[in-house]
This is a predicted structure of a 351-nucleotide part of an RNA (small-subunit ribosomal RNA, central domain) from an uncultured organism.
Model confidence (mean pLDDT): 89 of 100.
The full RNA is in RNAcentral, with records from ENA and SILVA.
Context: one part of a larger RNA
RNA sequence: CUGGGCAUAAAGGGCACGUAGGCGGCGUAGUAAGUUAACUGUGAAAUCCCCCGGCUCAACCGGGGAACUGCAGUUAAUACUGCUGUGCUAGAGUGCCGACGAGGAGAGUGGAAUUCUAGGUGUAGCGGUGGAAUGCGAAGAUAUCUAGGAGAAGGCCGGUGGCGAAAGCGACUCUCUGGUCUGUUACUGACGCUGAGGUGCGAGAGCGCAGGUAGCGAACGGGAUUAGAUACCCCGGUAGUCUGUGCCGUAAACGAUGGGCACUAGAUGGUGGAGGCGCCGAUAGCUUUCUCCGUCGCAGCUAAUACGUUAAGUGCCCCGCCUGGGGAGUAUGCCCGCAAGGUUACCACUC
Repeated sequence: CUGGGCAUAAAGGGCACGUAGGCGGCGUAGUAAGUUAACUGUGAAAUCCCCCGGCUCAACCGGGGAACUGCAGUUAAUACUGCUGUGCUAGAGUGCCGACGAGGAGAGUGGAAUUCUAGGUGUAGCGGUGGAAUGCGAAGAUAUCUAGGAGAAGGCCGGUGGCGAAAGCGACUCUCUGGUCUGUUACUGACGCUGAGGUGCGAGAGCGCAGGUAGCGAACGGGAUUAGAUACCCCGGUAGUCUGUGCCGUAAACGAUGGGCACUAGAUGGUGGAGGCGCCGAUAGCUUUCUCCGUCGCAGCUAAUACGUUAAGUGCCCCGCCUGGGGAGUAUGCCCGCAAGGUUACCACUC
């Protein structure tokens, strides 16, 4: 390399958009590049293979044949692929009618709780724990009432409910904006799928600058516990957590399961539509169908667990990745970054 694989054994890129490339629906006409056939030329000799022969045999040597699976040319074929023209509508997209949702961005509004400030009532404790202590409190705390300020987060509804490519998204209102789905079959007419590089997005933590800081809280201080206690428990508490803007680019970024299309028993529940029956009308109910989210399960598959129309079944197309453990996701180099570090990624040696 071939072969074999990637839920849990090594292995799916965090996610998307998209360049090159690879692959690509149903007809028809042409062409004949790929493809197929015949013929011609060439494919040195030796070697390999077959037959015959020479050294007493063999190795070795001589003769003949085959072969040299290749290349070029000519002629022919046209099913498939390609190319050119033309047409179609089942893929894809657009329009129209309607529906859905914590999808995104900006501005504003409101309530509960917490904490702080001021004042009233009120008096000796409060707080905390397994038990305590540090801590707070006669400069009047805790508790309670009134008024005001601040920041952060969004109770109930709330649901294997919904939306989003993923990360993720949950008070309310408005503005801007993306998406999906049902129905219709009006329009375009293969415009498609995937996607090396590339580009964008990307939790938390961390970094730069400017703000903000109620609660929580790495570090740090103190009190306990303990043989010790650089911890677990308690009292405090800085960065941070929040906002704007710019970086970082990683996660058990998980369904540990790449994307697309097609096919292959069902049962049962939920979400969003549409149609039919039902009804005076509406609802309920029954039923059909499409979409998405679950549970169980036949065949099949699997080492087993399990998966099972949301496949890990049966096939096709494209990308990524794996190849014994350690050394090591490390060293070094390039690239990126303010740094932290990230990405790419070995060897020696060893079992």